The prediction has a mean pLDDT of 84.
Small-subunit ribosomal RNA, 3' major domain from an uncultured bacterium, 484 nucleotides, folded computationally.

Context: one part of a larger RNA
Formats: sequence, structure tokens, C1' cells
RNA sequence: UGACGGGGGCUCACACAAGCGGUGGAGCAUGUGGUUUAAUUCGAAGCAACGCGCAGAACCUUACCUGGGCUUGACAUGCUUAGUGUAGCUUGGUGAAAGCCGAGCGAACCGGGUAACCGGAAACUUUGCACAGGUGCUGCAUGGCUGUCGUCAGCUCGUGUCGUGAGAUGUCGGGUUAAGUCCCUUAACGAGCGAAACCCUUGCCGCUAGUUACCAACGGGUCAUGCCGGGGACUCUAGCGGGACUGCCGUGGUUAACACGGAGGAAGGUGGGGAUGACGUCAAGUCCUCAUGGCCUUUAUGCCCAGGGCUACACACGUGCUACAAUGGUCGGUACAAAGGGACGCAGAGCGGUAACGUGAAGCAAAUCCCAUAAAGCCGACCCCAGUACAGAUUGAGGGCUGCAAUUCGCCCUCAUGAAGCCGGAAUCGCUAGUAAUCGCGGAUCAGCCAUGCCGCGGUGAAUAUGUUCCUGAGCCUUGUACA
Repeated sequence: UGACGGGGGCUCACACAAGCGGUGGAGCAUGUGGUUUAAUUCGAAGCAACGCGCAGAACCUUACCUGGGCUUGACAUGCUUAGUGUAGCUUGGUGAAAGCCGAGCGAACCGGGUAACCGGAAACUUUGCACAGGUGCUGCAUGGCUGUCGUCAGCUCGUGUCGUGAGAUGUCGGGUUAAGUCCCUUAACGAGCGAAACCCUUGCCGCUAGUUACCAACGGGUCAUGCCGGGGACUCUAGCGGGACUGCCGUGGUUAACACGGAGGAAGGUGGGGAUGACGUCAAGUCCUCAUGGCCUUUAUGCCCAGGGCUACACACGUGCUACAAUGGUCGGUACAAAGGGACGCAGAGCGGUAACGUGAAGCAAAUCCCAUAAAGCCGACCCCAGUACAGAUUGAGGGCUGCAAUUCGCCCUCAUGAAGCCGGAAUCGCUAGUAAUCGCGGAUCAGCCAUGCCGCGGUGAAUAUGUUCCUGAGCCUUGUACA
């Protein structure tokens, strides 16, 4: 100087408390351990591994296994041998395919030549070589990227001063703040990286603009609809401005920083949300994104192919979904979103089918058309507390769709079947407001999909916080130390 303490002081955080909803019990989905297996590819391991890499494992993917094949190689560059009916195209045999062995058709460039043809370039095949290749090892050799402490308020420097020196001071103290934020004091005076601000979004107003959006007034038209003429008011769209600064008033405070209350205001003291992550820590993670040192491999640890596996199942754990019902379930009627996607695409109306879906093709590179009915809600009816008109696992039968192909191993529909489950031990998680809870909608990946995942969007919309004794983590000052 740090680190540590079942030392002290001050302070903060959904850390506790207050409250709401869960997990832990059930069934299923998914990841992991274990076991099994020819293989069940590999990585991730307390928080910070376990719906994680994977934003799509039937083939492919695919790295694994079994079997069949190739050896200058699937890919790059250069040299070299031989060939030319060469590139390319068609095709036979064998085979699961890959591969192996054949047959036929057949361009084009330059020079010479009437032509046949000769030489050359290119291209391909072939011989040999230098090399290619490796998701092989080492993340404890590395770059890059990422997680975490933590959006915590810290981490440092120059000069000066103090100390023999390590170093200290500044950065301490008194207040204050979300903040090393600011004020005051001061052997310190300044400065940098962080904090804040600048950026995006949302909430209010104005200006500009008016199509594909809008429709108040006027006119036309319809069963009806901005449908048409038109309009530039309104909504909205998207660009530019304004607006919030403790600016104003009061009280407290050291005349300060600031705190509390009030006015005005759409918004008030950082208005809400996001992006943004200091010096560093964990030899944290990744050599399987990529790059890369070293090592290893070279008729194989490389490459191609078929099939299988990654989907196994006594069991254990994590994360979720659906429930156990009446604030509910079923049936009928009816209302209101936002944000997205669409050409190898989204697909309307109509028609067929109980339905999945089929048919059909209008429209739309989309504020125009389509996906596309939002659902919870509201109105009415039934159920009457029961393992039920709750719950939907499992299984049988029949069908639909994608795809070369759904057996291992896809999704969907209909009928039948109807399991466990009556609110969950010890323990444990999330959340402070448009939040929790609850309801549906969209997207990426994607032929299809095991999505209940992930990332977004809006609808409905709470309760509680007396407080900081305790648990957990963190910051500052101080103290002890046989630790570095």
C1' cells in the first nucleotide's frame, strides 16, 4: 500500500421488511447429469453452465458411428510428363449411392497452309512434385469478441509539498447529491478516463407538407362504405422548431450547494424507456464463427457417399407450458389494438369439405392489396361443486399438408379414449406503475417443424413500502492483523 475480520461508524440496492404472483408436488415440453450405446459429435460448470452456443438435427445441416469408395485430393497457386475428337453435352454396365469401367455427339481463339493438316494459347484429362486439407491438441502461447463485479462511483496523472524509502497529499474533513454531483474548508493547485450532458424513443404545442392516410363544411351517389367531385379544418404520417432551467414564490440552510412546500404547466426537480459499461478482477468463456504461434496428422486425424446416431431411458436436477376449476367451463351474439411480414412471396372473394385443407385465382414490390377474425371484455343461455359439461396426458381409427423421402424421427384436423392432478415438505424466485398479474398479436430462423423457446407489440390493469434491527451484495472513512 492492499486484502481480510462472526471490528466500529456512515450510506445504498426488490437486499430484507410490507405486498402480489410463482417455482419446489402432477402431466407434458425443453436443457443438463447419469446410465446405455457401434455412435448417442463437441463445448458451457456456483452466482456469471443447465429453453446456453442451436434465430429451426427426418436427408442435408453433422463435426459422431457402421459400411462402401478417393489419394495433388471437394478448394488455392506454381512447375512438370503424356494426351486431344479438347470444353461441354448425351448415354451403357456395375452399384445403396459415391465411385469404378466404357460408348457416342461435339464448339471456340492465334499463326502458317488452297485443303488435309501442323505449331501454339486456353481449357480439360493424365504423370510426378512443391503443396492443399484437418470442427485434430493447447483459450494456461494469443488476437478479436463476450460474460461478471456494475451503470457500482470509482480509477488515475502533471506540477508542488511531506517522507531516508515503499509511499502520502490531492481523492481527507463539514454539508449535499442518483453520482469523486456540487458547495464550503483546506499544502495543495490543476487535469484526464468514468458520472452527467450530447444520441434514439415516448409524453404537450406550433410550423411546413397532404398520398396510398384523413373527412368538418358543400355537392353527387349507394342497401351500405371517403365510394366519387372536392377539401387542407381534424386525425394521422414525417421533417423542422418550441417546451423544463430549481426559471418563479415561500420556508429551512453558512449569504452556499441543496432540501421541503407551492404556483403555473402536457410534463417538475435525472419526466418515462433505451443505447452507452472507467482503471481493473475472475490464467472467467470461446483454437467448433473468424484469425493465429507451437505441436500432431498426410492412401489419413483429409475428402465423397449410403444408412444409422445427435430424438436412447431405471433415474436425478434446472428452465418452462397446461392444469387442479364457478372471478370458472361450454354454446350463441357483439366491440375495441399496436407492431410487423409479403415476389422462389402474401394471397382475397366465391365454390367443395364437419375440419385440417383443397380449388380458384382478384389484388399487391404495398399508409393503397394480402397475411388478418385480435383475445381477455360486454350481452344472453346452460352447467351446480362432482375427479364433474374441471383437466387434458396416453392410446386406437380415419384423414390433410410439406418434402426425393415422415419407420427410427414432422406438424395439423376429425371421431373415439379419457391418465395424473382437489393448490403442492424443507426450501426458493420475480416484481415498486402502465410495473406485477392476466389476454391475445407479430417477427427472425424456416420446404415443413417438434416454438410451451427467443425477440418485439399492444389490450385490461393492481397491492404494498411503518422502516433499515436482521439476511445478501456493494461504496466511503476508520481500527486490528503471526496474510501478500
Its Rfam family is "Bacterial small subunit ribosomal RNA". Its family is annotated with structural constituent of ribosome and ribosome in the Gene Ontology.